This is a predicted structure of a 107-nucleotide RNA (SAM riboswitch aptamer (S box leader)) from Chloroflexus sp. MS-G.
Its mean pLDDT, the model's own confidence on a scale to 100, is 77.
It was read from a public genome assembly, where an Rfam model found it.
It matches the Rfam family "SAM riboswitch aptamer (S box leader)". Gene Ontology term of the family: regulation of gene expression.

């Protein structure tokens, strides 16, 4: 890298160092010298995942919670709208998609 198979309206930020850019893309619209992107340090947040503790329950698995410890993510904006179709239209919208993200598996 590409494949398959969940999830994506909840949640969660501070300091250093840097020093102009960020938010895939594209169009908008936003953040940002009251300091952008990178890095680092602490801290947080709880979706997958995996460990063992404990509740229902079972022949067993499954499931379902609760806090813990770990691995992987994340801590502006619904994935910041939308980009394809379809519906509905004065406008606002809705529904499914495409793309992206994560995780987990299988090459």
């Nucleotide at each position: 890298c590409a494949c398959u198979c969940a999830u994506c309206c909840a949640g969660a930020g501070c300091g250093g160092u840097g020093g102009a850019g960020g938010g895939a893309c594209c169009g908008g619209c936003c953040c940002u010298a009251c300091g952008a992107a990178a890095c680092c340090g602490c801290g947080c947040c709880a979706a997958c995942c995996c460990g063992g503790c404990g509740g229902c329950a079972u022949a067993a698995u499954a499931c379902c919670u609760g806090a813990c410890g770990g691995g992987u993510g994340g801590c502006a904006a619904c994935u910041c709208c939308g980009g394809c179709a379809g519906c509905a239209g004065a406008a606002c919208g809705c529904u499914g998609g495409c793309a992206g993200a994560u995780g987990a598996g299988a090459g």